Predicted 3D model of a 395-nucleotide RNA (Bacterial RNase P class A) from Paracoccus marinus. The coordinates come from a structure-prediction model, not an experiment, and the mean pLDDT is 77. The source organism's lineage runs through Bacteria, Pseudomonadati, Pseudomonadota, Paracoccaceae and Paracoccus. The sequence was found by an Rfam model in a public genome assembly.
RNA sequence: GCGGAUGGCCGGAUGACCGCGGGCGGCUUGUCCGUUCGAGGAAAGUCCGGGCUCCAUGCAGGCACGGUGCCGGGUAACGCCCGGCGGGGGCGACCCCAGGGAAAGCGCCACAGAGAUGAGACCGCCGCGCAGCCUAUCGCGCGGCAAGGGUGAAACGGUGGGGUAAGAGCCCACCGCGGGACGGGCAACCGGACCGGCAAGGCAAGCCCCACCGGGAGCAAUGCCGAAUAGGGAUCGCGCGCAAGGCUCGCCUUGCAGGGCCGCCUGCGCCCCAGCAGAUCCGGGUUGGCAGCUAGAUCCCGCCGGCAACGGCGGGACCAGAGGAAUGGUCAUCCACGGGCUGUCCUGCAAGGGGCCGCCCCGGACAAAACCCGGCUUACAGGCCAUCCGCGCAA
Numbered sequence: 001g002c003g004g005a006u007g008g009c010c011g012g013a014u015g016a017c018c019g020c021g022g023g024c025g026g027c028u029u030g031u032c033c034g035u036u037c038g039a040g041g042a043a044a045g046u047c048c049g050g051g052c053u054c055c056a057u058g059c060a061g062g063c064a065c066g067g068u069g070c071c072g073g074g075u076a077a078c079g080c081c082c083g084g085c086g087g088g089g090g091c092g093a094c095c096c097c098a099g100g101g102a103a104a105g106c107g108c109c110a111c112a113g114a115g116a117u118g119a120g121a122c123c124g125c126c127g128c129g130c131a132g133c134c135u136a137u138c139g140c141g142c143g144g145c146a147a148g149g150g151u152g153a154a155a156c157g158g159u160g161g162g163g164u165a166a167g168a169g170c171c172c173a174c175c176g177c178g179g180g181a182c183g184g185g186c187a188a189c190c191g192g193a194c195c196g197g198c199a200a201g202g203c204a205a206g207c208c209c210c211a212c213c214g215g216g217a218g219c220a221a222u223g224c225c226g227a228a229u230a231g232g233g234a235u236c237g238c239g240c241g242c243a244a245g246g247c248u249c250g251c252c253u254u255g256c257a258g259g260g261c262c263g264c265c266u267g268c269g270c271c272c273c274a275g276c277a278g279a280u281c282c283g284g285g286u287u288g289g290c291a292g293c294u295a296g297a298u299c300c301c302g303c304c305g306g307c308a309a310c311g312g313c314g315g316g317a318c319c320a321g322a323g324g325a326a327u328g329g330u331c332a333u334c335c336a337c338g339g340g341c342u343g344u345c346c347u348g349c350a351a352g353g354g355g356c357c358g359c360c361c362c363g364g365a366c367a368a369a370a371c372c373c374g375g376c377u378u379a380c381a382g383g384c385c386a387u388c389c390g391c392g393c394a395a
Base pairs, nucleotide, nucleotide: 001391002390003389004388005387006386007385008384009383010382012334013333014332015331016330017329018328020038021037022036023035024034025033026032027030040366044377045376047375048374049373050372051371052218053217054216055215058268059267060266061265062264063263065214066213067212068211069210070084071083072082073081074080085099086097087096088095089094100209101208105207106206107203108202109201122149123148124145125144126143127142128141129140130139157175158174159173160172161171162170176198177196178195179194182191183190184189222291223290224289225288232282233281234280235279236278241256242255243254244253245252246251247250258272259271260270261269298317299316300315301314302313303312304311305310335363338361339360340359341358343356344355345354346353347352
């Protein structure tokens, strides 16, 4: 100097005038005056996890269903974050992984190919016999082979050597695979020596098995005030009992039996028992106001612990709360980026390139809170900082 990788930050500022919303204060209580605050890093997607509210299927357990999937740590929690392990890509910095189990079972591997799990002979190699023949080549039959070639995403281990008629883990060395003991590590895992010629490929983001997690609905939750209507209509609804006690003799209470309340089951519980609890359908009223609604698992600074995520301690700060939906408009200046012009400096043979001053133009990205928070994912003009890798050059 060029190219690349990772992490972080900004993504406008100031003043004036007019116009808005909240808080606080004032008084002459007025849609008044003063003061102060007022859109994001993603506010987006609605994908996860929670806080909060309500729910008689309320509580507990189980099934179904759904989610996650290596180990350790962080966190309120997570499918998130941090640090490791294993596998893959890259020269490397780094990046990626829907990362438990294929010997519990079932299933799939199209086409091509001889043959795709316990398979296989298309081209071939070798031996014997026949035929042919100067030699060679070619053909038929029987037997042996799966090492060579071909097909395919993948061919029942790989490379080398020995051995064989030709071959083959047939034998050997190394690698791969399987196994138990030993060492390191909290663990996932890693490691040298030993045994075994060794039969098992892939897919579980196919069903499945295993481990762990999960009640439902959601701020249009919910609560209060006010107002109004039709205390609406139809259908279904088993059993319509037993015992005890009280008493005003017809009722009441308790228990059992029975029915109902959940996606299903069990236990506790709750409701009901004559037109009841409950189930299904049709129809009517209310579209008003207040709260929920912003002080938080909040933010900033410093110190300590930790590789880190993060945690502890101390100090400081208050930073939107609308309700059909507020933060807008105008002017001026500065700054950031980009472009143009004049001049000047550096470099170069030149073309050209770079820096500085002055002037002019330019405000362009993705984009708007709605109960709140922790994440993930997606979008983004331009600029800045830090660290690391590769290549080239100079000293």